[in-house]
RNA sequence: UGCGGGAUGUUGCAGCGGUAGCAAUCCGGUCUCAUAAGCCGGAAGUCGUAGGUUCGAAUCCUACUCCCGCGU
Numbered sequence: 001u002g003c004g005g006g007a008u009g010u011u012g013c014a015g016c017g018g019u020a021g022c023a024a025u026c027c028g029g030u031c032u033c034a035u036a037a038g039c040c041g042g043a044a045g046u047c048g049u050a051g052g053u054u055c056g057a058a059u060c061c062u063a064c065u066c067c068c069g070c071g072u
Base pairs, nucleotide, nucleotide: 002070003069004068005067006066007065010024011023012022013021018055025043026042027041028040029039030038048064049063050062051061052060
């Protein structure tokens, strides 16, 4: 310096134009003599940053930041 992949709650991941979800974690309830497991409910995200396209963007386009890989 070129190319490819990735960045989404605290963590691990899904979601590929139309209200952002799952599991773990945390809180409350239920169950139990009690704890764990199970079951029910809740909290936690302006989707890496800034622009653009669109009626509408996590998703498409551009630039930049960071991580991983390949090449020179």
Transfer RNA from Lewinella sp., 72 nucleotides, folded computationally. Its Rfam family is "tRNA". It is annotated as a transfer RNA.